[in-house]
RNA sequence: UGUGCCGUAGCACAAUGGUUGUGCGUCCGGCUGUUAACCGGAUGGUUGCAGGUUCGAGUCCUGCCGGCACAG
Numbered sequence: 001u002g003u004g005c006c007g008u009a010g011c012a013c014a015a016u017g018g019u020u021g022u023g024c025g026u027c028c029g030g031c032u033g034u035u036a037a038c039c040g041g042a043u044g045g046u047u048g049c050a051g052g053u054u055c056g057a058g059u060c061c062u063g064c065c066g067g068c069a070c071a072g
Stems, first nucleotide, its partner, number of pairs: 001071007010024004018055001025043006048064005
């Protein structure tokens, strides 16, 4: 430098173009003599950045940035 894949919550990941969700974590509560475990609730998003298409974009298109793999 080229090609391909990826970028979504603090972390790991989902998400037919139509209300962005699950687990873990964190916080509060229940249970228990106490802790752990278990149970309930809450908390949390500029979907990498900037544009475009569309009534509507995490999703489709373009450019850029970053990561990984391969090639040179």

The RNA shown here (transfer RNA) has 72 nucleotides and comes from a Gemmataceae bacterium. Lineage of the source: Bacteria > Pseudomonadati > Planctomycetia > Gemmatales > Gemmataceae. The coordinates come from a structure-prediction model, not an experiment, and the mean pLDDT is 83. Rfam family: tRNA. About the family: Transfer RNA (tRNA) molecules are approximately 80 nucleotides in length.